Predicted 3D model of a 1522-nucleotide RNA (small-subunit ribosomal RNA) from an Acidimicrobiaceae bacterium. The sequence was found in a public genome assembly. It matches the Rfam family "Bacterial small subunit ribosomal RNA".

RNA sequence: AAGUUCUUGAUGGAGAGUUUGAUCCUGGCUCAGGACGAACGCUGGCGGCGGGCUUAACACAUGCAAGUCGAACGGAAUCCAUGGAGCUUGCUCCGGAAGAUUUAGUGGCGAACGGGUGAGGAACACGUGAGGAACCUGCCCCGAACUUUGGGAUAACAGUUGGAAACGACUGCUAAUACCGAAUACCUCCAGAGGAACUCAUGUUCCACUGAAGAAAGAAUUUCGGUUCGGGAGGGCCUCGCGGCCUAUCAGCUAGUUGGUGGGGUAACGGCCUACCAAGGCAUCGACGGGUAGCUGGUCUGAGAGGAUGAUCAGCCACACUGGAACUGAGACACGGUCCAGACUCCUACGGGAGGCAGCAGUGGGGAAUCUUGUGCAAUGGGCGAAAGCCUGACACAGCCACGCCGCGUGCGGGAAGAAGGCCUUCGGGUCGUAAACCGCUUUCAGCAGGAACGAAAAUGACGGUACCUGCAGAAGAAGGAGCGGCCAACUACGUGCCAGCAGCCGCGGUGACACGUAGGCUCCAAGCGUUGUCCGGAUUUAUUGGGCGUAAAGAGCUCGUAGGCGGUUCAGCAAGUCGGGUGUGAAAACUCUGGGCUUAACCCAGAGCCUGCACCCGAAACUGCUGUGACUAGAGUUUGGUAGGGGAGAGGGGAAUUCCUGGUGUAGCGGUGAAAUGCGCAGAUAUCAGGAGGAACACCGGUGGCGAAGGCGCCUCUCUGGGCCAAUACUGACGCUGAGGAGCGAAAGCGUGGGUAGCAAACAGGAUUAGAUACCCUGGUAGUCCACGCCGUAAACGUUGGGCACUAGGUGUGGGUUUCAACUAACGAAAUCCGCGCCGUCGCUAACGCAUUAAGUGCCCCGCCUGGGGAGUACGGUCGCAAGACUAAAACUCAAAGGAAUUGACGGGGGCCCGCACAAGCAGCGGAGCGUGUUGCUUAAUUCGAUGCUACGCGAAGAACCUUACCUAGGUUAAAUCAUAGUGAAAAGCCACAGAGAUGUGGUGUCCUUCGGGGCGCUAUGAAGGUGGUGCAUGGCUGUCGUCAGCUCGUGUCGUGAGAUGUUGGGUUAAGUCCCGCAACGAGCGCAACCCUUGUUCUAUGUUGCCAGCACGUAAUGGUGGGGACUCGUAGAAGACUGCCGGGGUCAACUCGGAGGAAGGUGGGGACGACGUCAAGUCAUCAUGCCCCUUAUGUCUAGGGCUGCAAACACGCUACAAUGGUCGGUACAGAGGGCUGCGAAACCGCGAGGUUUAGCGAAUCCCAUAAAGCCGAUCUCAGUUCGGAUUGAAGGCUGCAACUCGCCUUCAUGAAGCUGGAGUUGCUAGUAAUCCCGGAUCAGCACGCCGGGGUGAAUACGUUCCCGGGCCUUGUACACACCGCCCGUCACACCACGAAAGUCGGCAACACCCGAAGCCGGUGGCCUAACCGUAAGGAAGGAGCCGUCGAAGGUGGGGUCGGUGAUUGGGGUGAAGUCGUAACAAGGUGGCCGUACCGGAAGGUGCGGCCGGAUCACCUCCUUU
Repeated sequence: AAGUUCUUGAUGGAGAGUUUGAUCCUGGCUCAGGACGAACGCUGGCGGCGGGCUUAACACAUGCAAGUCGAACGGAAUCCAUGGAGCUUGCUCCGGAAGAUUUAGUGGCGAACGGGUGAGGAACACGUGAGGAACCUGCCCCGAACUUUGGGAUAACAGUUGGAAACGACUGCUAAUACCGAAUACCUCCAGAGGAACUCAUGUUCCACUGAAGAAAGAAUUUCGGUUCGGGAGGGCCUCGCGGCCUAUCAGCUAGUUGGUGGGGUAACGGCCUACCAAGGCAUCGACGGGUAGCUGGUCUGAGAGGAUGAUCAGCCACACUGGAACUGAGACACGGUCCAGACUCCUACGGGAGGCAGCAGUGGGGAAUCUUGUGCAAUGGGCGAAAGCCUGACACAGCCACGCCGCGUGCGGGAAGAAGGCCUUCGGGUCGUAAACCGCUUUCAGCAGGAACGAAAAUGACGGUACCUGCAGAAGAAGGAGCGGCCAACUACGUGCCAGCAGCCGCGGUGACACGUAGGCUCCAAGCGUUGUCCGGAUUUAUUGGGCGUAAAGAGCUCGUAGGCGGUUCAGCAAGUCGGGUGUGAAAACUCUGGGCUUAACCCAGAGCCUGCACCCGAAACUGCUGUGACUAGAGUUUGGUAGGGGAGAGGGGAAUUCCUGGUGUAGCGGUGAAAUGCGCAGAUAUCAGGAGGAACACCGGUGGCGAAGGCGCCUCUCUGGGCCAAUACUGACGCUGAGGAGCGAAAGCGUGGGUAGCAAACAGGAUUAGAUACCCUGGUAGUCCACGCCGUAAACGUUGGGCACUAGGUGUGGGUUUCAACUAACGAAAUCCGCGCCGUCGCUAACGCAUUAAGUGCCCCGCCUGGGGAGUACGGUCGCAAGACUAAAACUCAAAGGAAUUGACGGGGGCCCGCACAAGCAGCGGAGCGUGUUGCUUAAUUCGAUGCUACGCGAAGAACCUUACCUAGGUUAAAUCAUAGUGAAAAGCCACAGAGAUGUGGUGUCCUUCGGGGCGCUAUGAAGGUGGUGCAUGGCUGUCGUCAGCUCGUGUCGUGAGAUGUUGGGUUAAGUCCCGCAACGAGCGCAACCCUUGUUCUAUGUUGCCAGCACGUAAUGGUGGGGACUCGUAGAAGACUGCCGGGGUCAACUCGGAGGAAGGUGGGGACGACGUCAAGUCAUCAUGCCCCUUAUGUCUAGGGCUGCAAACACGCUACAAUGGUCGGUACAGAGGGCUGCGAAACCGCGAGGUUUAGCGAAUCCCAUAAAGCCGAUCUCAGUUCGGAUUGAAGGCUGCAACUCGCCUUCAUGAAGCUGGAGUUGCUAGUAAUCCCGGAUCAGCACGCCGGGGUGAAUACGUUCCCGGGCCUUGUACACACCGCCCGUCACACCACGAAAGUCGGCAACACCCGAAGCCGGUGGCCUAACCGUAAGGAAGGAGCCGUCGAAGGUGGGGUCGGUGAUUGGGGUGAAGUCGUAACAAGGUGGCCGUACCGGAAGGUGCGGCCGGAUCACCUCCUUU
C1' cells in the first nucleotide's frame, strides 16, 4: 500500500386509477404524503409554549410612545432660621441674608438609538470574499502634554405694542461650561530642501532641520469636566471579483456618453461637477427596453440533486401623507425637526393658521380573514445626570382567539349464553353488547378551603395570593367530526326512480342503488374533524444526477461557411483547470448529535458537529489546457498516370409520331361510350397516297443499372466546365470535424415583361349519368405547359432515419478499377483487394413492426428539434414578397383522452379453395278468379291476449253456438272451493212450490253412519285467500334460428414482454376437424360417425284370432271343419356389408375409379339424435317463480253479447278454368289405424243426409270399411260448355238445454268469377316430384287445416361464371353496440372565450418648449452691523436685499407604449335525439395523401408535379430452400 474478515454507529428512493373487446408502449389527467401567519362548516373540557391586517404604503377621533441635567447660568416662585411691627402671649402682618424645594428661559448631552413598514428599487441594494498606499468617527478605553490672560453681547425679566389665534415687533437691563481676542506648543498640519528603509504602480513609512498656522471652562470638594496629539475598540463611507428573476413577439444602445488636461467639490478616489481636446464606450457570454420583486441567515418539501418561499426571530437596505431641498450635528438630507410645492382634513373674527399612527392601544374602511383605547418600569436594555433619580407603548407581564405545536382528562374493576329498546333477518336468530342497569373502587383535571415561592447581589415584584404544596366532596362538570363502489380501512335496510342529488379521477341515479337521502352497524382520527386555497413531493412529466426524435410529439429540403464547441503522435517547460496539506473567514439563532432545566413533552440552556462556500499559502504534474518561427506522419491536402458516368452550361444537327394546310383516290358515314348523345361529315368527313408548315417530346437499348449535395438528370455531335474512383510515388505537416447567426442552390404550381403555342389541359361550355351531379364518363376548350430574363422559396422536398470518425459474424447478386493464378489459338474460368448500389441473415438493439458493416448495434464530437389532444402552424407584432403568400409564433377556452405497434374477431361493391335444390337443367306450383283459414288496418260497448324479416301470418288454437273466455253490457256477492287446528250443531244436501233473465232469494218437506274411538256434512274462529293484473329487459323450464353447418375447446409442453399463437396451419382425401402424410408439439373432451328404432334379404324357434302346399270331410260358395307348419304373416332371436376380394391411379399412405360376388356396395333408404355459442329471439296466457300492483275489486258468480263485425291490403291453402277431361254404367287391387257414454253388421224405411231395430266385438276373431286414381264400355266435341261450382231460394237431416247473431250435411232449384295468370316468387334429385284415395287426434256437433298410411309414378343435373347462405386460408380496416359500423363539412338554434373595428376613456415612461417655489452655490452698486485692528476717519469680516446657474410641482405640444370599452364583423369551442348531402376508413364503391392554382351550397372537384403511409391481378428482377 492493497485485499479479505469481523465489530460498532449513521443513513437510504414503495405506488395506484384512467385510452382497448383484450395487449404492450407512448402520453397526459387524477389520487394517496408533508407543510401553512390561513379562512370556512360542524363541534368544543383544562393547561404549558409560541403566533395573530398576507387586503387599502387607505383615512384617522382620543391618550400615551424622548427626554434629562439647578453639581453650566442669571432669574422667578414657594417654604423658612434669625429680624421687625401689631397685639388678644401665641396668633397675624412686613421683610427675608444663609438654607431647602420647584423650574419657564440660556447652555450641554440625547433626540441619527430604540420602535414600525416593505411602497420603491434588477441596483455594489443584498450575500460572500478581498482592497482603501483614497477616508471619517461624539460618548468609551489606554498613553503623552496642558487647562494662562482678557473682552463684548444676548434670552429670561421689565415697559410699550400688533394679532381672533398661531405667533410676534420695538425699547431697556443681565449671567454662563453660550460667543470672541491674545499668549504658550510635547504635538499636529502645511511649505522647503536632505537622508534611510520598503512596496504591485501612482507611491508609503521613518529620521533630523528651517519657516508659517493651530488650544482650553469651569463646577464641586471622595470627584466630574475642558483642550491638543498618538493609539485602541466599536461604528460608518468608498472601490472591486463572484453569486442569485422572467421576456428576443425588446437587437442594437449611448453626448457627460468613453477617455485626457486644467479647475472646482468632498471626510475621501472618481465626469461627482465644469471648460477645452479626442471619438470613444457597451452588446447574442444578451447591451438597451418591458414586466415582476425588498435581499440574506433561514423556512417548507425532496433519498439526493433540486424546486418553492423570505410571516414570527436575527443581519443589511429602503421608506416615513406625495414630490423637492438643504440646515444643525461626530453622525441625518432626519417617522413623533425646518423650508417650499401638491392633495386631503381641521380651526378661523376670513385677515390667517394647524396637521401627518408604515410607534403602542384604538376607530372607520377594504376584505374570506387577524386581538385590549390593559398593568408595570419589579427584571433586561436605552437616554440624561456626580448621584438620588426622572423618562422609556423598547421591554416585562396580563387580556382575547383551538391559529399552531405539546401534554392531560372525560373514569377504573366486576357484571348475562346476553335485559329493555333500535336495526337486520333465511324468522332459527344475529348485532349494538360487558355496552347499560347493578356491585365495588379511585379523584388526575375542573370546583371549594388553607398555606405559599424562585425570579432580588442592600432596598425595590407589574406578573400574583400566580406556579406549587396540603386538605375536602362526589363518577361527579367534560365527545365530536369525517368516511364506508375502486383507488382506500370500513355494509346492510328503507325512501327516491336519469328525478332529487353525488363526484378528486374512473364514474353512480331510467323500480331490487354497498355510489343519492335517512337509519342501524362499521372504519379512521380525536378537542378536534372535515372542506377550500397555496407550495414541494409522487412527476425520470424539462431528464446534471436522470428522457427522447424510422412508424407514438420530435432531423432544418440541401450544401458552403463565420463565431463557438470538440480535436492525431512525441519531447520539454509552465501550473489556469485538477489533486493533497495548511491558514483566515463562513455572525448569532436555526438544523443534527450528546448532556442538562421546567413532574413529561412542546419549549429553553450548554457543548460538539455542520455551514458542502470564498480568499490566501505550501506542494504534486498523470490527464485537459497554455507556451515552443520544437519534432513526427497513420487524419487532411497536393502531384503523376489511368478510368466510368442521362453531372452542369452553351451552340448546332436528326428521325418517328400527333395536328394543320394543299392536291389526288374515294363515299356515307365518322367519332365516342357500360349504353348513348353533344361533336365532325354530301359545301365530300373518316380511310388512303403525295407534298408542305410548325411546335413539343426523344420509342427500342433501359436494368432495385449510372451520375449529382439535394431538387434532379435519358436522341446525336462540338466547345467550356465541376466532382468521384483506382494505381503509384514524392511533397506539405494537424492545415481537421461540426456549425448558432449568415450566404447560395432549391420539383411542381404561381407572378412580372417579351416571345412561342403541335399535343395535352385547371377555369368555362355542351352532352350523358343521377333523386340531384357545380363530379367521376364523353365532345370541345382558355390560362398554363415551351423559350429568354427576373421573382416566389414551398412539397409525403421521404430512407418520414442530420453530419463526421472508429469498432462489431457472414452469405449472395450487380456497377467501376487494380492484382494474382489459370489459359495463351479463340471462347470460358478461379481467387484477392479498394470504392459504390441491392437482397438475406448472427450477435446486439427495439413497445412491437423491424434495423442489422449503407445500423435503428457499441462509443466519441458538433448542430437542429420534441414535451397531452383540440384551439393552431391560427391571432397579434415583426421581417421578406409585385401579389399569392412565406418565415417567426402565442393565449383565452375546451376534452380525459389523442396516439404507435401488434392480437382476436367482425366486415369489404378484396383474393383463393370448397359445400348446399344456392344457381343452372327440369317437373309442378304461388302471384290473376271464387271460396276457406290466418294477419294488418278500419269499425265497435267489446271486436280478450300473445306471435311480427328470414326464424309472425291453416302460428299458441289436436277443433269460440252456451261452456271454453281471459273481452263488453247489465245484475249480484265478500266470500265459493281446498287444507290444518280448535270449538260447535243436527242441521245441511236432496225433493217440492213461488219470485227472478239467471245467479240467487223465500217458504215447505226432510233429519246420516258408527266397531262409540270417531267418520261424513254444516256453521264459527284463526292461519294460509284470489288475480289469464304488470315486468320474458329480474328468472327457471321449454322452444325457434344459424344448422345436422363441421365446427367449439382443454391439459401439459413450446414460442411471444403481453393480448395471444402453436396444437386446429400445410400436402392430399372425405358427407364430415373423416382419415393419411408432414410438422414443437403430444394427448384429451364436446360435436361428426357408430351404438337405438324402422325398412330391404335369408335363417332358426313358435303357430292363434293369422296361413292352407300336400291329405281328408263338407258347402251354392267361403280355411267352413279335421288336420298341417311347407308358404305368407305375426312374435322373438340370429346371419348379412367390412372397401372384405380383383385390377388401375396414388407418397409401398389415406383414399379414389372400375369390376366380381351379393337381396343390398361404398354413411343401402328413412327416423330419433342438434357441440361451444348467437339473436336481452319467443313464452310471466301451459307450468313454476322474484319484485311491484288490486283487495265491497284488476277477486268471484250469472244472463246476454263479442272473439265470426268489413272499404281495403297481405300470407297459407282448397276448387277450378277442362278432352291425359266431365258425366253414366260395369269391374280390380291396399296399408295403417280407431272402437264400450264406443264401433255398430245384416234386415227394413227414406231419392238422400239419415232413421228404426239390434247380431257381433273391449277386437290379427266383430264393426268403422265400398279404397280412389286404374281398367272395360257409353256419352259429351271446344262452348263460359254436360267445364266450373260461388251465390241465393225452398224443403229437409243430425248433434246439442239451445243452431238468430254463429254449426255441419242432404235433396231440388239457381249457376257468379274464372279460358292457365304482370313484375316477382316457392317446392322438389327417386319410390322423390306430381297425382289418387284411406285413417287418426281434437271432438256432443263442426276439417279445404294438422298428423299418419298406402296406390299410380316421372323429367333433369353440361357444370360452379353468376344470385343466396355457409365453411377454411389469406389480405385491408379509422369497425368492437362490430357496415343496420364509423364518420366529414356547410346551414339553423343556444351558450362561452378570443381576434378585427369608426372611435372613445385611462395608466406609464420619455422628449421639446414655457413658468420657475424653497434651497445650496456664485455675483453684487447701494444699505446695515457689538467683539478684532485703528486715537479717529476708516479697515477687516459678516448680514439682509437684489441678480444669475441649477431646480420640484404645474402648463402647452406632437409622438411612444400598455390597458379598458365599442355599433358591427370574423373564425373557434361546446351543446340525447334539427336540415342538406356522403368526402374519409374495405379497392369506402373515381385509391388515398402532400404542395400549389382555379372552381363549387357543403363536405369537396379538377389541373400540374410528388409520395406509398395503396387493395387486386400479371410480368420482370433479386433473395431463401432443395